RNA sequence: CAAGCAGAGCGGGCAGCCGCCGCGGCAUUUAUUUGCCGGGGAGGAAAGUCCGAGCUCCACAGGACAGGGCGCCGGGUAACCCCCGGGAGGGGCGACCCUAUGGAAAGUGCAACAGAAACAUACCGCCAGCGGCCCCGCAAGGGGUGCGGGCAAGGGUGAAAUGGCGAGUUAAGAGCUCACCGGCGUACGGGAGACCGUCCGGCCGUGAAAACCCCGCCUGGAGCAAGGCCAAAUAGGGGAACAUAUGGCGUGUGUCCGCGCUGUUCCCGGGUUGGCCGCACGAGCCUGCCGGUAACGUCAGGCCUAGAUAGAUGGCUGCCGCCCUUCUUCGGAAUGGUACAGAACUCGGCUUAUAGCUCUGCUUGGCAA
Numbered sequence: 001c002a003a004g005c006a007g008a009g010c011g012g013g014c015a016g017c018c019g020c021c022g023c024g025g026c027a028u029u030u031a032u033u034u035g036c037c038g039g040g041g042a043g044g045a046a047a048g049u050c051c052g053a054g055c056u057c058c059a060c061a062g063g064a065c066a067g068g069g070c071g072c073c074g075g076g077u078a079a080c081c082c083c084c085g086g087g088a089g090g091g092g093c094g095a096c097c098c099u100a101u102g103g104a105a106a107g108u109g110c111a112a113c114a115g116a117a118a119c120a121u122a123c124c125g126c127c128a129g130c131g132g133c134c135c136c137g138c139a140a141g142g143g144g145u146g147c148g149g150g151c152a153a154g155g156g157u158g159a160a161a162u163g164g165c166g167a168g169u170u171a172a173g174a175g176c177u178c179a180c181c182g183g184c185g186u187a188c189g190g191g192a193g194a195c196c197g198u199c200c201g202g203c204c205g206u207g208a209a210a211a212c213c214c215c216g217c218c219u220g221g222a223g224c225a226a227g228g229c230c231a232a233a234u235a236g237g238g239g240a241a242c243a244u245a246u247g248g249c250g251u252g253u254g255u256c257c258g259c260g261c262u263g264u265u266c267c268c269g270g271g272u273u274g275g276c277c278g279c280a281c282g283a284g285c286c287u288g289c290c291g292g293u294a295a296c297g298u299c300a301g302g303c304c305u306a307g308a309u310a311g312a313u314g315g316c317u318g319c320c321g322c323c324c325u326u327c328u329u330c331g332g333a334a335u336g337g338u339a340c341a342g343a344a345c346u347c348g349g350c351u352u353a354u355a356g357c358u359c360u361g362c363u364u365g366g367c368a369a
Base pairs, nucleotide, nucleotide: 001365002364003363004362005361006360007359008358009357010356012320013319014318015317016316017315018314020041021040023038024037025036026035027034043340047351048350050349051348052347053346054345055223056222057221058220067219068218069217070216071215072086073085074084075083076082087101088099089098090097091096102214103213107212108211110207111206123155124154125151126150127149130148131147132145133144134143135142136141163181164180166178167177168176182203184201185200187198188197189196190195227277228276229275230274237268238267239266240265241264242263247262248261249260250259251258252257284303285302286301287300288299290297291296321338322337323336325334326333327332
């Protein structure tokens, strides 16, 4: 210098004018009204609502089953489908990255197309050691033939063909035997464990469990529109007191008759519109020491950091910064761009979006000294 790998951080600044939502103070008002002053007012993801919690209400004797979730080991945490460290497998020359990563010899089911066969099979092919048959020979024996039979090396199909590769053996082959590798079992050793190493034995048992299933662990439901409090007018419910009514109104086609309603005041209960709480001090944030490989934890000091409710956090202007392109007299100038997005009970995570930048550590290659 080039190409990469991993991690961390920022993500516009200043000023003026006009506004919006809370808070504090002073004044003012019937008032929570109005005015002035001061101070605060979106994010790294506020997003998706995918996990885990706090909190609230409902349900609930105990146990079991069903259903759902998770799944290598150890640790962290309030908890986790999260994080850290490690193991195993896979990818990359490497830094490093990826993995729903328990069990397929408990059982059931599945493996499209192709192919003979996808758990037991032979299409092409190979084989005359064996049973037949034919030929030669007096006989011993020899030769031929794949009909039976043996084989699974080679070809072919497939995502996958049932240990790989080489040698020996054999009629031909084949873990049949042997070396190396792989896998399984056992013993010994190491490790906290997943697991690793070595010796020996020995090689029938494919894939897939993100099919059912088996094993182990976890697991009530609904959510801040949770939930609680205050409470207007009108109508309606219950009660009490007073008043009166042989009344009035409605209705049964109606004057009898029947049924219903009807005054004033006070109290109680419910709670619609509305208001308040929940709701901003919390598993909180920042800095530092110490412990720990790390996630994280203890301690000390400091800080208070939005709270709307149809939803405030905005708009305009100027200057500057940054980036791209073009021009350039190399000083600079001009046009354009400046992302993703936006609280709604609150935290811990994950995932996704993001213009333009900055920093740190590392890898591979080239060149120079």
About this RNA:
Predicted 3D model of a 369-nucleotide RNA (Bacterial RNase P class A) from Dehalogenimonas loeffleri. The RNAcentral record of the sequence draws on ENA. A source record names the gene rnpB. It matches the Rfam family "Bacterial RNase P class A". From the family's description: Ribonuclease P (RNase P) is a ubiquitous endoribonuclease, found in archaea, bacteria and eukarya as well as chloroplasts and mitochondria. Gene Ontology terms of the family: dimeric ribonuclease P complex, tRNA processing and ribonuclease P activity. The organism belongs to Dehalogenimonas, within Bacteria.